Notes:
Predicted 3D model of a 1442-nucleotide RNA (small-subunit ribosomal RNA) from a soil metagenome. Its mean pLDDT, the model's own confidence on a scale to 100, is 84. The RNAcentral record of the sequence draws on SILVA.

RNA sequence: AGAGUUUGAUCCUGGCUCAGGACGAACGCUGGCGGCAUGCCUAACACAUGCAAGUCGAACGGUAAGGCCCCUUCGGGGGUACACGAGUGGCGAACGGGUGAGUAACACGUGGGUAACCUGCCCUUCACUGGGGGACAACCGAGGGAAACUUCGGCUAAUACCGCAUGAUGUGCAGCGUCUCAAGGCGCUGUACCAAAACUCCGGUGGUGAAGGAUGGGCCCGCGGUGGAUUAGCUUGUUGGUGGGGUAAUGGCCUACCAAGGCGACGAUCCAUAGCUGGUCUGAGAGGACGAUCAGCCACACUGGAACUGAGACACGGUCCAGACUCCUACGGGAGGCAGCAGUGGGGAAUCUUGCGCAAUGGGCGAAAGCCUGACGCAGCAAUGCCGCGUGAGGGAAGACGGUCUUAGGAUUGUAAACCUCUUUCAGCAGGGACGAAAACAGACGGUACCUGCAGAAGAAGCCCCGGCUAACUACGUGCCAGCAGCCGCGGUAAUACGUAGGGGGCGAGCGUUGUCCGGAAUCAUUGGGCGUAAAGAGCGUGUAGGUGGACUGGAAGGUCUGGUGUGAAAGCCCGGGGCUCAACCCCGGAGGGUCACUGGAAACCAACAGUCUUGAGUCCGGAAGAGGAGAGUGGAAUUCCUGGUGUAGCGGUGGAAUGCGCAGAUAUCAGGAGGAACACCAAUGGCGAAGGCAGCCUUCUGGGCCUGUACUGACGCUGAGGAGCGAAAGCGUGGGGAGCGAACAGGAUUAGAUACCCUGGUAGUCCACGCCGUAAACGAUGGGUGCUAGGUGUGGGAGAUAAUCCACUUCUUCCGUGCCGCAGCUAACGCAUUAAGCACCCCGCCUGGGGACUACGGCCGCAAGGCUAAAACUCAAAGGAAUUGACGGGGGCCCGCACAAGCAGCGGAGCAUGUGGCUUAAUUCGACGCAACGCGAAGAACCUUACCAAGGCUUGACAUACACCGGAAAGCAUCAGAGAUGGUGCCCCCCUUGUGGUCGGUGUACAGGUGGUGCAUGGCUGUCGUCAGCUCGUGUCGUGAGAUGUUGGGUUAAGUCCCGCAACGAGCGCAACCCUUGUUCUGUGUUGCCAGCAUGCCCUUCGGGGUGAUGGGGACUCACAGGAGACUGCCGGGGUCAACUCGGAGGAAGGUGGGGACGACGUCAAGUCAUCAUGCCCCUUAUGUCUUGGGCUGCACACGUGCUACAAUGGCCGGUACAAUGAGCUGCGAUGCCGCGAGGCGGAGCGAAUCUCAAAAAGCCGGUCUCAGUUCGGAUUGGGGUCUGCAACUCGACCCCAUGAAGUCGGAGUUGCUAGUAAUCGCAGAUCAGCAGUGCUGCGGUGAAUACGUUCCCGGGCCUUGUACACACCGCCCGUCACGUCACGAAAGUCGGUAACACCCGAAGCCGGUGGCCCAACCCCUUGCGGGAGGGAGCCGUCGA
Repeated sequence: AGAGUUUGAUCCUGGCUCAGGACGAACGCUGGCGGCAUGCCUAACACAUGCAAGUCGAACGGUAAGGCCCCUUCGGGGGUACACGAGUGGCGAACGGGUGAGUAACACGUGGGUAACCUGCCCUUCACUGGGGGACAACCGAGGGAAACUUCGGCUAAUACCGCAUGAUGUGCAGCGUCUCAAGGCGCUGUACCAAAACUCCGGUGGUGAAGGAUGGGCCCGCGGUGGAUUAGCUUGUUGGUGGGGUAAUGGCCUACCAAGGCGACGAUCCAUAGCUGGUCUGAGAGGACGAUCAGCCACACUGGAACUGAGACACGGUCCAGACUCCUACGGGAGGCAGCAGUGGGGAAUCUUGCGCAAUGGGCGAAAGCCUGACGCAGCAAUGCCGCGUGAGGGAAGACGGUCUUAGGAUUGUAAACCUCUUUCAGCAGGGACGAAAACAGACGGUACCUGCAGAAGAAGCCCCGGCUAACUACGUGCCAGCAGCCGCGGUAAUACGUAGGGGGCGAGCGUUGUCCGGAAUCAUUGGGCGUAAAGAGCGUGUAGGUGGACUGGAAGGUCUGGUGUGAAAGCCCGGGGCUCAACCCCGGAGGGUCACUGGAAACCAACAGUCUUGAGUCCGGAAGAGGAGAGUGGAAUUCCUGGUGUAGCGGUGGAAUGCGCAGAUAUCAGGAGGAACACCAAUGGCGAAGGCAGCCUUCUGGGCCUGUACUGACGCUGAGGAGCGAAAGCGUGGGGAGCGAACAGGAUUAGAUACCCUGGUAGUCCACGCCGUAAACGAUGGGUGCUAGGUGUGGGAGAUAAUCCACUUCUUCCGUGCCGCAGCUAACGCAUUAAGCACCCCGCCUGGGGACUACGGCCGCAAGGCUAAAACUCAAAGGAAUUGACGGGGGCCCGCACAAGCAGCGGAGCAUGUGGCUUAAUUCGACGCAACGCGAAGAACCUUACCAAGGCUUGACAUACACCGGAAAGCAUCAGAGAUGGUGCCCCCCUUGUGGUCGGUGUACAGGUGGUGCAUGGCUGUCGUCAGCUCGUGUCGUGAGAUGUUGGGUUAAGUCCCGCAACGAGCGCAACCCUUGUUCUGUGUUGCCAGCAUGCCCUUCGGGGUGAUGGGGACUCACAGGAGACUGCCGGGGUCAACUCGGAGGAAGGUGGGGACGACGUCAAGUCAUCAUGCCCCUUAUGUCUUGGGCUGCACACGUGCUACAAUGGCCGGUACAAUGAGCUGCGAUGCCGCGAGGCGGAGCGAAUCUCAAAAAGCCGGUCUCAGUUCGGAUUGGGGUCUGCAACUCGACCCCAUGAAGUCGGAGUUGCUAGUAAUCGCAGAUCAGCAGUGCUGCGGUGAAUACGUUCCCGGGCCUUGUACACACCGCCCGUCACGUCACGAAAGUCGGUAACACCCGAAGCCGGUGGCCCAACCCCUUGCGGGAGGGAGCCGUCGA
């Protein structure tokens, strides 16, 4: 410090997620030791049991129990005070300890005030402590009660209680003085009033009053720290005053009266949440989150209320009342409060021992000894955390065994182990043994820490991860299953992502997971973000509060800056030092920390005050422009309607129609009239207005802006939360109006449907007046204001100069408005660019992932429609902006192709052949499926082939290699059984080396074998787009980038072919050419080919001659082979950019690529093939291998593809007759001849082939016949008889002969091929092959057409451009309803609970007030009574009151 994730890729915006740190944690797996910490975060839920606050006999009466002494009738009694239960009395119990429910508050923090206060114990000082009185507990006696407890009578002491005396510097009152302020400060005078307690060991200790201090508190104030405005108004003791009461003390704290105030947008009130702080965690910091342990403060003590006592409480272990709960009970009544320490139940993911000790520190009481102390000191439990240590160290390669992987060689685990030599920390055993204790008795911890000795490597390692982020990889298993997952995402048979193993990485007595917080997140942005299109500028102006604001001067000093003082507790953090062996931990010192308070100083800036100024702003004079607004009036054109005339059959409308109107006279046309609405031309990127918006003309009223002048005011300015206004269209209300148009509606069309688009009608509405509504893509998707920052060019309104006269032009300058282009700059890019989206300042509004949601609820507004404000649950890992490359479009432009059109012949109908699907079957083996599967693999299934099925056999195998051992066979021939494979029997090995030989066989081991699976694991080969013209690269340039440029543009071409231009210049793969063939010609060669001329033979002859290459010869010609030439837009002319090229022509066998072939760019289709072959992995191994026989691949209700033959006369049949080329041939082609009607047979010449053979070409031509018919067309089917091949023609061959003679009379929708030697038509040959092709395939030649105007349309393709929400790329993407299921939220008649408010009733305890007929010792008065009064109290009444 960043990273992953939106896309085919890119840049940006933006969310989600991760890596870090932390924890009072929990859970999973694992677990050796020690130190130091920490340990109910949930039920402020309920609590059994024990303990947690007592002490003082030196305050007192006393003596129950105990000790001691004495006496004793042994029942007991007395004494002592060593001691002390209970009681009176004093002090303490208000501290210490717990918890965080409540509390948004002067509760807390910080700094102040108290002239408005208190303070027990403690310290200092001053003064005093005299003399009396009457009771009440305990105790005794008598009662009540189960108990708790209580009543009555009698006695008694005190440091308990009460008078009296004394008393000021105290207190009250009165007067006076004084201080910087007051009501009560400080001081003086007078007057009145108030004290006390004793004990003693004789040392002291106490007591009272006063003053001061210290400590601790009370009250008041400034400032600070929280969420919601879907809480905007709150308040009656409320705000203030006066009198009174109350308190230690101020105060509406309380009360009576008076006034009507007080708080609030700087957020009152209400709701929700919460103890606050020092601090803790995180962060670079600013911040954010938290408030366990420790420390300070507050609040609470079962819940609510209340007071008493006291220095202090409205009191955790006190009291009273009420309530809930629990317990006891004799049912009449009582008792209790762990949020003290342990502990229990419950709740919960979860949090410890019913321990030891007062030795230390501290507290209470006491003179002290001492007692008490679950505060505290220690121990126990828990890896809960932090820190430290260990589980051994050194050597050790045959790199052992084992494991894992493997290309089988090896690699790795791995110096790891074994083995050798050492050490002993920790744990263990044994011995010694503390500090903590200041003077003494006194140590829980503890026989602990620590020290010493002993034995032995001995007792001590796990957890997570290994696809990317993120360090670390292989094998097996699994097969979208099981599972993983923080995000992206893995898993559908080769998973580095699941599970296991081996190996590796990380941390280590821990490791992971979960939860929470901060960080990363500049993702709420003060530091430090944005708003044209990503989320985001309010529709617009006006204006309140607020914010902000021009120039100069002055003093003052609020902000600001600076010095000092005080404070900011300790602990913590940081720095330095020290102590535990180190560290954690602890101790000491320092530093730091505030928006704090007081005080001294400075005066630039901001604010305030005072005084000036004119440039901002405004006013004034003059001028011109304008659809600016409101009212009234008025005009013509057009539509419609009405009336009349003319006139006749249609009009209207559409893509085409129909509904509609029209003979009752329409449309058309003329004239007249009515009525409503809107204003053609001018007209414009024009003008005006804040926006919405504004358009005939005239007139009235009126707003604003601009220019010139520079007279006046003197900062009066800008913005603007709320507020009040304006605000298109539609809509609403009331009343008018209504020509045209026209939601809804009706009809006609279109359509699968058509609640639409089109047509005919048509109501609201559109118009006017008044009143609402308050929204729009109200847009420049761009808030307002001010200043600054290159220009160019239009246009609207002014002014000036040119102009030393004026006017109209011209040119120039300047101000304001409105457009375009463009630099710097900005921007993610697009783009903006003096009219900013640039550079700055001021103010307002708004945004913070997508959906849910311009929604729900609540509130406000509205007549309604609805508007404004505005969430959450849930869900996703994106949503989005700009730009790029493709693809696509029933987008555009250009162009091509038998693509259409123009033609010819077909297919689709029939029969048959063949392939496929389907069905069937034991099997009908398998593959191929749009074009680009279907006469395809198959260039030839009777057996074989053969992969399929049935049956019968074999198991190192039908086939290969190697080793070991054994055998003398094996093969072959013959024969038997069998369907055959096979099995049985008989005959029977070889030699150069006589052997570890060869061949063969058997046994055994390795292995063979598989047409078994996966073409989606592959190689190779192939199809297709497509013989379409494209596909790329290097360097340069442009762009943040993906990419672009080049390759686009203008021409041209069959072509990215070529030319020109151009930030491109070049190059590669394709195109073309080079290759083969064919068309012309030349040269050479000349057999088996050829034969013009010469000669000859033979044959025929009409005697002219002809035939035969047969012979000699010949090379002329044909032909064959080989090598050349030829064609290049070369020449001429037109066009064209003096180009490429194109059109026409000449010459030429051929002319613009001459025809044909081979040749197939980058790539696409996970196209096809594991069954040609090869091959990874998986699978079978007496079988999925192999052998054999038979069957099947040929099976047949049916459907499709491809063909053949036809339907006939351009034909069939019969006879005669002519002309090819390519090819093939020795297990072959097979002539002449003979036989057969024929298939064929007999036979064998010639030929390994320019020689011989296949071999007859057919259509054609000539002649004859048939005469339009299911025929002399057509030949299927069937019967019979044969031929050939072959072990074998039954399933299941081909051919021949005789007989039979089906459908079919030119084919629906639709669809295919072909542009010239082509289509069509005719035959021939070959491969495969024993045989089988009349139809398939591959070739060959013969005869030989028609048509193309043209590119609108269909299909396919190329280039440019445009839109895109597509990129698996339109066979894309995507919207809504419905059905079913699931989840979440809202509403809902009602129902239940909680909280709060208001009104009212009852009213406990208790304080206060009143009364007090009942009760009363000490004191006072009258008095001397079995008194009275005063005073006090019980009781009762009243206010308040849970």